[in-house]
RNA sequence: ACCUUAUCCAGAGACGGUGGAGGGACUGGCCCGAUGAAACCCAGCAACCGACAUAUCCCCAGUAAUAAUUGGGAUGUGCACGGUGCUAAUUCCUGCAGAUACAAAUUUAUUCUGGUAGAUAAGGG
Repeated sequence: ACCUUAUCCAGAGACGGUGGAGGGACUGGCCCGAUGAAACCCAGCAACCGACAUAUCCCCAGUAAUAAUUGGGAUGUGCACGGUGCUAAUUCCUGCAGAUACAAAUUUAUUCUGGUAGAUAAGGG
């Protein structure tokens, strides 16, 4: 590279510093940007993984005993110490399929559901 699982209408910088023209993955749109884009630093948000705390339950050991204690595990809650992540617009909308509303003039087109693609985490490889 690729595969699996979970999440993606909440939250956090329109007002910090450096930086200087690009950015929102891709398509078609529509937007953001010198009243400063990307990137870096700082600040913040969240809580996926680990650690820690705590409640309940289970297992091993133990016992006269479904006791205490020690060890391990599951679930919930908390925390924000470590590993990421994120901080315009629903993943900005959209791309494929099905259903559905309106109209009927050439270009149509609304809403919903599922899918594809993508992003992030954890695991595999």
A computed fold for a 125-nucleotide RNA, annotated as SAM riboswitch aptamer (S box leader). The sequence was found by an Rfam model in a public genome assembly. Rfam family: SAM riboswitch aptamer (S box leader). Gene Ontology term of the family: regulation of gene expression. Its mean pLDDT, the model's own confidence on a scale to 100, is 81.